Predicted 3D model of a 557-nucleotide part of an RNA (small-subunit ribosomal RNA, 5' domain) from a metagenome. The prediction has a mean pLDDT of 83. RNAcentral holds the full RNA, with entries from SILVA. Rfam family: Bacterial small subunit ribosomal RNA. Gene Ontology terms of the family: ribosome and structural constituent of ribosome.
Context: one part of a larger RNA
RNA sequence: GAACGAACGCUGGCAGCGUGGAUUAGGCAUGCAAGUCGAACGGGAAUCCUUGAAUUCAAUUCUUCGGGAGAGAAUUCUUGGAAGAGAGUGGCGGAAGGGUGAGGAACACGUGGGUAAUCUACCUCUUGGUUGGGGAUAACUUCGCGAAAGCGUAGCUAAUACCGAAUAUGGUCGCCUGGCGCAUGUCAGGCUGAUUAAAGGCGGGGACCUUCGGGCCUGCCGCCGGGAGAGGAGCCCGCGUCCCAUCAGCUUGUUGGUAAGGUAACGGCUUACCAAGGCUUACGGGUAGCUGGUCUGAGAGGAUGGUCAGCCACACUGGGACUGAGACACUGCCCAGACUCCUACGGGAGGCUGCAGUCGAGGAUCAUUCGCAAUGCGCGAAAGCGUGACGAUGCGACGCUGCGUGGAGGAUGACGGCCCUAGGGUUGUAAACUCUUGUCAUUCGGGAAAAAUGGCACGGGUGUUAAUAGCGCCUGUGUGUGAUGGUACCGAAAGAGGAAGCCACGGCUAACUCUGUGCCAGCAGCCGCGGUAAUACAGAGGUGGCGAGCGUUGUUC
Repeated sequence: GAACGAACGCUGGCAGCGUGGAUUAGGCAUGCAAGUCGAACGGGAAUCCUUGAAUUCAAUUCUUCGGGAGAGAAUUCUUGGAAGAGAGUGGCGGAAGGGUGAGGAACACGUGGGUAAUCUACCUCUUGGUUGGGGAUAACUUCGCGAAAGCGUAGCUAAUACCGAAUAUGGUCGCCUGGCGCAUGUCAGGCUGAUUAAAGGCGGGGACCUUCGGGCCUGCCGCCGGGAGAGGAGCCCGCGUCCCAUCAGCUUGUUGGUAAGGUAACGGCUUACCAAGGCUUACGGGUAGCUGGUCUGAGAGGAUGGUCAGCCACACUGGGACUGAGACACUGCCCAGACUCCUACGGGAGGCUGCAGUCGAGGAUCAUUCGCAAUGCGCGAAAGCGUGACGAUGCGACGCUGCGUGGAGGAUGACGGCCCUAGGGUUGUAAACUCUUGUCAUUCGGGAAAAAUGGCACGGGUGUUAAUAGCGCCUGUGUGUGAUGGUACCGAAAGAGGAAGCCACGGCUAACUCUGUGCCAGCAGCCGCGGUAAUACAGAGGUGGCGAGCGUUGUUC
């Protein structure tokens, strides 16, 4: 000198863009942060319309004055219909997105390869199929236990839930043939061989058939088997990746082999047996998430890894598996532990290193805000629903950038201050005064872009098809959606009106005098100032520097 996720002191007008728990991976009240599908399935509350009945009331009317008839109203039950809440079965998604950096010196990361040792839901392309049956179970009803959390008995019922059977284009395994390669092998073809699937839902329709349900034909979404792709993931290898030798030897599943098991897959990954090997800055200790990058520097290098992006690891602590294409799973399950809460003392509930917020610790770090309008993600045929991702607003001079606090003229060089050799000098064109402008702020008025797609309606074209139904695709017109926000921006009005400080002035280092103090009080980055004329302390005037900031401290180069 430059830099910072900074802090502290004094000061503080506006805007834009960034950025903000670095410490206790300490504890957490409260709310929200993962749902969705009725076009997979059974059932069905509220509410509305409707059929009938009962009870209560009743305008009006008849009357033999005892009472009858009774439009209509309310309540309850009931018949049929519409409706579709909450819960349940089932599917897909809760493995993404979001947070943090504790652990880890390691194939964790970076980079370049390998996988002939592998897997892959959804998506795209392609090929073939989707036949025919069965038994349950939740919800619901009944009864019971429990303070609760919750649990049990009996009975009914559905499915794209579950289970057999059929078929096999194919797949897998076995055998045979051929090609290829990098050794194990792999690819292609063949075989009377073995084994292995499935589920329906929502529409449309002319003949023909019909038990009037439909068959039959057809569109879309699904389901099952195979092949290819894309994207994703697993595993392996070369090289690179901090300090300590006051750590010099380490190792028994250890190193290799055979066999078996296990895995999607290779492998001591695991087990049995056999051999006796294997490593050497190993082993041990400390520290640390890694990278793209960032800061500095002419560069080489040094330091660093906050925000953003990629990868990894973790989710109260430790362990474990289940489900699933994918987890050993942040807001799933089980066990143990610590802690907190409820309890009828028998037993239960919980996990903010999600967004806000709170306590604590700390020099120190924000709102318990608005919205799903946009972008994206999940589900759904779609409308749509959900989304503290995200988009916005708020707070903090924390940073960067921009703008302003006026401009021009103005010498009796005014008053006041300070200094003085008492003549004057300086503050100083500075002020006053005159003319002028209107940025920002203030008030008033107008007022965006971000919105287009999808859906629906009506047309046109094209594909499918028996079809001028229906459906898909392209296209035209109409319809409608904004949290921010009456914000940005534009225009008008008034008036210089509302807007300057901080540090330094002995040398380094730009900037000097007076007063006070008297080795005191104090200053100080280094040299050093202060003991009676201190340009070094304190105050004042003046000057220098930077300026909505300035200085100090800390850290890095």